[in-house]
RNA sequence: GGGAGUUUAGCGCAGUUGGUUAGAGCAACCGGCUCAUAACCGGUCGGUCCGCGGUUCAAGUCCGUGAACUCCCA
Numbered sequence: 001g002g003g004a005g006u007u008u009a010g011c012g013c014a015g016u017u018g019g020u021u022a023g024a025g026c027a028a029c030c031g032g033c034u035c036a037u038a039a040c041c042g043g044u045c046g047g048u049c050c051g052c053g054g055u056u057c058a059a060g061u062c063c064g065u066g067a068a069c070u071c072c073c074a
Stems, first nucleotide, its partner, number of pairs: 001073007010026002013023001019057001028044005050066005
């Protein structure tokens, strides 16, 4: 220098053909159970979907560009 992939909750991730509330798990917090702790059960909290721009009635999803990280080629 050329190419590919990833970026969504504190963490590792899912998200269908663009479609009406953006999700489950773990963690955290509250409660139940227990003599008590763990485990188990129930609930709650938590999001600028990497940034900017564009297309569209409508974008996490499509297009352009930039950024970070990973990999391949030279």